[in-house]
Context: one part of a larger RNA
RNA sequence: GAGCGAACGCUGGCUGCGUGGAUUAGGCAUGCAAGUCGAACGAGAAGCUUCGGAUUCAAUUCUUCGGAAGAGAAACUGGAGUGGAGAGUGGCGAAAGGGUGAGUAUCGCGUGGGUAACCUGCCUCCGAGUUGGGGACAACCCUUCGAAAGGAGGGCUAAUACCGAAUGUGGUUCCCCGGCGCAUGUCGGGGCGACUAAAGAUGGGGACCCUUAGGGGCCUGUCGCUAGGAGAGGGGCCCGCGUACCAUCAGCUUGUUGGUGAGGUAACGGCUCACCAAGGCUUACGGUUAGCUGGUCUGAGAGGAUGGUCAGCCACACUGGGACUGAGACACUGCCCAGACUCCUACGGGAGGCUGCAGUCGAGGAUCAUUUGCAAUGCGCGAAAGCGUGACAAUGCGACGCUGCGUGGAGGAUGAAGGCCUUCGGGUUGUAAACUCCUGUCAUUCGGGAAAAACGGCACCGGGGUUAAUAUCCCCGGUGAUUGAUGGUACCGGAAGAGGAAGCCACGGCUAACUCUGUGCCAGCAGCCGCGGUAAUACAGAGGUGGCGAGCGUUGUUC
Numbered sequence: 001g002a003g004c005g006a007a008c009g010c011u012g013g014c015u016g017c018g019u020g021g022a023u024u025a026g027g028c029a030u031g032c033a034a035g036u037c038g039a040a041c042g043a044g045a046a047g048c049u050u051c052g053g054a055u056u057c058a059a060u061u062c063u064u065c066g067g068a069a070g071a072g073a074a075a076c077u078g079g080a081g082u083g084g085a086g087a088g089u090g091g092c093g094a095a096a097g098g099g100u101g102a103g104u105a106u107c108g109c110g111u112g113g114g115u116a117a118c119c120u121g122c123c124u125c126c127g128a129g130u131u132g133g134g135g136a137c138a139a140c141c142c143u144u145c146g147a148a149a150g151g152a153g154g155g156c157u158a159a160u161a162c163c164g165a166a167u168g169u170g171g172u173u174c175c176c177c178g179g180c181g182c183a184u185g186u187c188g189g190g191g192c193g194a195c196u197a198a199a200g201a202u203g204g205g206g207a208c209c210c211u212u213a214g215g216g217g218c219c220u221g222u223c224g225c226u227a228g229g230a231g232a233g234g235g236g237c238c239c240g241c242g243u244a245c246c247a248u249c250a251g252c253u254u255g256u257u258g259g260u261g262a263g264g265u266a267a268c269g270g271c272u273c274a275c276c277a278a279g280g281c282u283u284a285c286g287g288u289u290a291g292c293u294g295g296u297c298u299g300a301g302a303g304g305a306u307g308g309u310c311a312g313c314c315a316c317a318c319u320g321g322g323a324c325u326g327a328g329a330c331a332c333u334g335c336c337c338a339g340a341c342u343c344c345u346a347c348g349g350g351a352g353g354c355u356g357c358a359g360u361c362g363a364g365g366a367u368c369a370u371u372u373g374c375a376a377u378g379c380g381c382g383a384a385a386g387c388g389u390g391a392c393a394a395u396g397c398g399a400c401g402c403u404g405c406g407u408g409g410a411g412g413a414u415g416a417a418g419g420c421c422u423u424c425g426g427g428u429u430g431u432a433a434a435c436u437c438c439u440g441u442c443a444u445u446c447g448g449g450a451a452a453a454a455c456g457g458c459a460c461c462g463g464g465g466u467u468a469a470u471a472u473c474c475c476c477g478g479u480g481a482u483u484g485a486u487g488g489u490a491c492c493g494g495a496a497g498a499g500g501a502a503g504c505c506a507c508g509g510c511u512a513a514c515u516c517u518g519u520g521c522c523a524g525c526a527g528c529c530g531c532g533g534u535a536a537u538a539c540a541g542a543g544g545u546g547g548c549g550a551g552c553g554u555u556g557u558u559c
Stems, first nucleotide, its partner, number of pairs: 001559004006555005013405002016402003019398002026361003030358003035092003040089002047082007055074003060069003099316003108243008118235003123231004128226003131165001133163002140155006170196004174191007200223006208217003244288003251281003256278008291313004295306004318339005341352004369395001371394003377391001378389004408438004418429004442500001444495005452486001456482001458480008503548005508529003514543005524531002
């Protein structure tokens, strides 16, 4: 000199863009953060409509004045229709997104390869199939246990839930042939056997057939389902090289190193096991520290330091362990066990996990709102409308950083007053002020007022495709209406008025900037040298000057 996720002191006008728990991976009240699909399925509350019943009130009419009939209304109840809440079965998602850096000196990361040792839901393409049956379990109803959380027993029921059977284009296994390869092998073709699959939903339709008169068969569109091949994207595993400090860590190792066989895995492998051999490593082993990288800071570079925000990878989810489900987890807001802690309890037993977004306590020098919205971008589900989304988009707070703008401009000498200095002549503050003439950025107020919105769906029109079809459905084009949290915000225009907006540090040398007064080795200053003991340009105050400026200085830290 440059830098910072900074902090502290003094001061503080506005905008834009960034950025903000670095410490206790300490404990957490409260709310929200993962749902969705009725076009997979059964059942169906409230409400509304209608029909009926009984009760009460009642305009009006009749009246023998006792009463009778009664449009209509209120609440109750039964049936039907509509309606679709809240649960349940089932599917997909919940393994993404979001957080943190505790652990890890490691194939964790980076880079370059290998997989002839592998897996892959959703997506794309190709060709094939989607036949015919069965028995349950929730919900629901009944009984029952428990304070609760939550169960237990019996009965009914649906499905794209579950289970047999059929078929086998194919796939797996076995045999043969050929090509290729660095070996185990792999790829292609052929073949007798054996094993091996499925589920439907929703639109439209002319003739014909069946019908429980609802519909179904039949044809056709879309979405699914099953087995297989290929791809894309994703992942697993292996290897070369690189990856901090300490030798006041010099030896370490028994599943250890290798082999044979078996098991296990998607897959190779001591990954695991039995047996056999006695090997294997050497900056190992041990200790300390640490997530790694793209990058960031500095520097002319080489290098040094660093890894916050953003992006990629890894690891973790109260602590430790375990598996289940699934294409994928050994799973942050899933399950089980143990432990610590907190809470409820009828003392028998239960509930919980903010290293998600806000917020709170604690510790700390120190780090924000218990805000708005799904309008956009994306993700999940859905045929779609749509729903969900503390991802995200926004707003708020903090001079924490960077950038821009302003706090006025021009004229103005009797060089006013006041201050300070003085050799008492004057000098300086100083064109500075006053005063005159202007301007209107920002702030204030009044009015106008965006872009971010285009998809999608809907309505109409036209064209094309599928098809037996002019239904339907799909695609393309056009027109119309609809959708904004921010926000009446940005921006634009008008009005008024210099009005509302300057400080901080330094002034002995390094180092730009000097005098006076006070103090008297005191009080104090100080980055280094050093100042202060009666003339202190070094302390304190004042005037003046210098530097930077909505900041300035100090501290910490890196180069």
Small-subunit ribosomal RNA, 5' domain from a metagenome, 559 nucleotides, folded computationally. Its Rfam family is "Bacterial small subunit ribosomal RNA". RNAcentral holds the full RNA, with entries from SILVA.